[in-house]
Molecule: transfer RNA
Organism: Aggregatilineales bacterium
RNA sequence: GCGACUGUGGUGUAGUGGUUAACACGUCUGACUGUGGAUCAGAAGAUCGUCGGUUCAAGUCCGAUCAGUCGCC
Repeated sequence: GCGACUGUGGUGUAGUGGUUAACACGUCUGACUGUGGAUCAGAAGAUCGUCGGUUCAAGUCCGAUCAGUCGCC
């Protein structure tokens, strides 16, 4: 330099173009307990790497770009 793949809460993942972006762990609050842990109940937390485009409607499709991984030279 060229090509492929990946990018979604703090972490790991899910998500047929159409309901409020879901689940687990973690965090916080409460219940329980002599305290903690475990358990139970609830809450907060991602506008989906960034910028554009297509569409009535985009996490999803298209383009560019950034970061990472892999391959080729």